[in-house]
RNA sequence: GCCGCUGUGGUGGAAUUGGUAGACACGCGGGACUCAAAAUCCCGUGCUAGCAAUAGCGUGUCGGUUCGAGCCCGACCAGCGGUA
Numbered sequence: 001g002c003c004g005c006u007g008u009g010g011u012g013g014a015a016u017u018g019g020u021a022g023a024c025a026c027g028c029g030g031g032a033c034u035c036a037a038a039a040u041c042c043c044g045u046g047c048u049a050g051c052a053a054u055a056g057c058g059u060g061u062c063g064g065u066u067c068g069a070g071c072c073c074g075a076c077c078a079g080c081g082g083u084a
Base pairs, nucleotide, nucleotide: 001083002082003081004080005079006078007077010026011025012024019067027045028044029043030042031041032040046057047056048055049054060076061075062074063073064072
């Protein structure tokens, strides 16, 4: 250089027929239990605005297709593997 795979919250990892993004687990915050702790249980946990209701934004980056894109197309970036 060429070919292939991968990229989603703080972490792992779902959402594969293109139709509610972040299920589930871990972590973190608060609470219960305890003399105190561990373990266990309950609630919360992407960002911005707002008193709130709610609204908008968010899938490596930038574009495109579509009524609608994490998913399809193009270029680029990063990582991994293969190859002369």
A computed fold for an 84-nucleotide RNA from a bacterium, annotated as transfer RNA. The prediction has a mean pLDDT of 80. It matches the Rfam family "tRNA". By type it is a transfer RNA.